[in-house]
This is a predicted structure of an 85-nucleotide RNA (c-di-GMP-I riboswitch aptamer) from an uncultured Pseudomonadota bacterium. It was read from a public genome assembly, where an Rfam model found it. The model forms 95% of the base pairs in the Rfam consensus.

RNA sequence: GUUGGAAAAAGGCAAACUCACCGAAAGGUGGGGACGCAAAGCCACCGGUCUACGGGAGUGUUCCUAAGAUAGCGGGGUUGCCGGC
Numbered sequence: 001g002u003u004g005g006a007a008a009a010a011g012g013c014a015a016a017c018u019c020a021c022c023g024a025a026a027g028g029u030g031g032g033g034a035c036g037c038a039a040a041g042c043c044a045c046c047g048g049u050c051u052a053c054g055g056g057a058g059u060g061u062u063c064c065u066a067a068g069a070u071a072g073c074g075g076g077g078u079u080g081c082c083g084g085c
Base pairs, nucleotide, nucleotide: 001085002084003083005082012037013036017032018031019030020029021028022027035072041078042077043076045075046074047073048070049069050068054065055064056063057062
C1' cells in the first nucleotide's frame, strides 16, 4: 500500500429485558445483562423507518408536518486494532 476475516492472539462494543435519570414522544445516558457485531468507532450527506411537543388542516378524536430520533435499516464519508498478501 492493499485485502477481507479462514485460523490465532490482545482486547473492544453490547440486543432483548431490567433499575435510575433525561425527554412531549420516538428515543437517549448511566448501572446490571449478552442477542449479536471486524468497524455494533465517529458523521444525519442520500434513501428508508420511528415519533409529533409545537405548527397546519379538519370537526370528531383524525390527518399532515422534523427543526426531533435511528450510525445495531441500507448507501456514502471518515478514522482505526489484529491477521493475510